Predicted 3D model of a 353-nucleotide part of an RNA (large-subunit ribosomal RNA, domain IV) from Colwellia sp. BRX10-3. Lineage of the source: Bacteria > Pseudomonadati > Pseudomonadota > Colwelliaceae > Colwellia. Rfam family: Bacterial large subunit ribosomal RNA.

Context: one part of a larger RNA
RNA sequence: CUCGGGUGAAGGAACUAGGCAAAAUAGUACCGUAACUUCGGGAGAAGGUACGCUCUCUAAUGUGAAGCCCUUGCGGCGUAAGCAUCGGAGAGUCGAAGUAACCAGGUGGCUGGAACUGUUUAUUAAAAACACAGCACUGUGCAAAAUCGAAAGAUGACGUAUACGGUGUGACGCCUGCCCGGUGCCGGAAGGUUAAUUGAUUGGGUUAGUCCUCGGACGAAGCUCAUGAUCGAAGCCCCGGUAAACGGCGGCCGUAACUAUAACGGUCCUAAGGUAGCGAAAUUCCUUGUCGGGUAAGUUCCGACCUGCACGAAUGGCGUAAUCAUGGCCACACUGUCUCCACCCGAGACUCA
Numbered sequence: 001c002u003c004g005g006g007u008g009a010a011g012g013a014a015c016u017a018g019g020c021a022a023a024a025u026a027g028u029a030c031c032g033u034a035a036c037u038u039c040g041g042g043a044g045a046a047g048g049u050a051c052g053c054u055c056u057c058u059a060a061u062g063u064g065a066a067g068c069c070c071u072u073g074c075g076g077c078g079u080a081a082g083c084a085u086c087g088g089a090g091a092g093u094c095g096a097a098g099u100a101a102c103c104a105g106g107u108g109g110c111u112g113g114a115a116c117u118g119u120u121u122a123u124u125a126a127a128a129a130c131a132c133a134g135c136a137c138u139g140u141g142c143a144a145a146a147u148c149g150a151a152a153g154a155u156g157a158c159g160u161a162u163a164c165g166g167u168g169u170g171a172c173g174c175c176u177g178c179c180c181g182g183u184g185c186c187g188g189a190a191g192g193u194u195a196a197u198u199g200a201u202u203g204g205g206u207u208a209g210u211c212c213u214c215g216g217a218c219g220a221a222g223c224u225c226a227u228g229a230u231c232g233a234a235g236c237c238c239c240g241g242u243a244a245a246c247g248g249c250g251g252c253c254g255u256a257a258c259u260a261u262a263a264c265g266g267u268c269c270u271a272a273g274g275u276a277g278c279g280a281a282a283u284u285c286c287u288u289g290u291c292g293g294g295u296a297a298g299u300u301c302c303g304a305c306c307u308g309c310a311c312g313a314a315u316g317g318c319g320u321a322a323u324c325a326u327g328g329c330c331a332c333a334c335u336g337u338c339u340c341c342a343c344c345c346g347a348g349a350c351u352c353a
Stems, first nucleotide, its partner, number of pairs: 001348008010339002014337001019334001027051005036041001038171001052093007060085004067077003070073001094098001106332007113324002118130002134169007146155003172319004177249003182246002184242005191237003202226005209218003250268005277311001278308001289305005
């Protein structure tokens, strides 16, 4: 020096990212117990008192010898004693200490998050992530939808809309505003467009034939190459609906009898211009915003303000008792975490043999 264990004057978190680690608390009985609350809790809240041993007295319970009685039974009665168990009262006594060892909650306050029990990165993350009951939308009428499988078939389900699948949200309480222009989905079918199909029409090639100045010209039918009128569903265009579908939710200028501000007015744009609630927030850049509280001193914390760079309503908003190996802050107790280190007991390392 490393590891394990222990003690410590005075101080008591000054240590540190952070009370990490350690210390402290601890049992049983009785007394007593706040805010808040979903009335169940919170709660072992908090905070106190008692506790050993000896003796005396005593309640209760169990057992019940001897004895007595007869109806002679695995009988009944029964007091005193004894034994056992479990209480109560009083007196005494020892120590620093009586749950004397082992064992055995630290507590309280404010606040963020997630309601809760649960699940998770086997081997750096246990959480605010996932799940959850509840809520909502949506699909599905049974040979169901959905899923696996070229198929047969199977799951769904030996179920039947109080069922099953998908999606979102996430107990509970109060609520969930406006926008359907875009994208999606649902409905509509008048019109436009439109595939395969149908093949009208027209043109070209070829030639029996006709005409001919013998060079050639015209050319029916058939065959063939093209043209593509007409017919033609869904879809799209179109017309409506729908946001707990994907999503979105403005700008400029002026105005009140101090100033400031603007209930008010004007104007432009939009599908509509952010409602309630919350707000420097797990969201605030400027920012250690400003004010208040706590400290002698506080970039954190708590309460407010609102100038929301860039909160906002099931991509849920705001509250919320209880819960938590959850995040932040404070206090009491306690301590070698520290001021500041010292010593002791072991095991190593190390030196020597």